The RNA shown here (transfer RNA) has 72 nucleotides and comes from Bosea sp. UNC402CLCol. The coordinates come from a structure-prediction model, not an experiment, and the mean pLDDT is 80.
RNA sequence: CGGCCGGUAGCUCAAUGGUUAGAGCUUGUCGCUCAUAACAGGGCGGUGCCGGUUCGAGUCCGGCCCGGCCUA
Repeated sequence: CGGCCGGUAGCUCAAUGGUUAGAGCUUGUCGCUCAUAACAGGGCGGUGCCGGUUCGAGUCCGGCCCGGCCUA
């Protein structure tokens, strides 16, 4: 230089182009308890960046950035 895969919550992962982007863990709060743990109920927290297609993009297309692998 070229090719392939990936980038979504603090972490691990989901999400037929469409209905409010969800789950577990973590964290915080509350209930329970004499207290802690366990358990139970709410809460906070988001699509790498810039464009394009579309009535509608996390998803499709192009460029760039980052990580991994392969080739030279």
Its Rfam family is "tRNA". Rfam links the family to the GO term triplet codon-amino acid adaptor activity.